About this RNA: Predicted 3D model of a 111-nucleotide RNA (SAM riboswitch aptamer (S box leader)) from Salinicoccus halodurans. The organism belongs to Salinicoccus, within Bacteria.
RNA sequence: AACUUAUCUAGAGAGGCAGAGGGACUGGCCCUAUGACGCCCGGCAACCAUUAGGCAGACUUGCUUAAAAAGGUGCUAAUUCCUGCAGGGAUUUAUUCCUGGAAGAUAAGAG
Numbered sequence: 001a002a003c004u005u006a007u008c009u010a011g012a013g014a015g016g017c018a019g020a021g022g023g024a025c026u027g028g029c030c031c032u033a034u035g036a037c038g039c040c041c042g043g044c045a046a047c048c049a050u051u052a053g054g055c056a057g058a059c060u061u062g063c064u065u066a067a068a069a070a071g072g073u074g075c076u077a078a079u080u081c082c083u084g085c086a087g088g089g090a091u092u093u094a095u096u097c098c099u100g101g102a103a104g105a106u107a108a109g110a111g
Stems, first nucleotide, its partner, number of pairs: 003109006013041001015040003021031003025084001027082002042076003047072002050067007080103001085100006
């Protein structure tokens, strides 16, 4: 790399360093020297782990509720920024809306 499950419309700095790109990809549309991306600090959240309870199961396993955030990750412009495939609705025929999928991201697992 590929596989499985869950989630993806909430939330998060007028800080420091450093200097030209960045938002995965396509087409758009945006952000950016009034310093982006990145790193550090701060912060957010609560997937895993932790603590307390409940239920099931039957021997340490599953489900669930709550708490905390000192551990492992993650995140910190815009819905995953929109979109790309399929189906459907509206319509002033150029748009628009809805549903699902694909792709992607993150966590946990399996290998």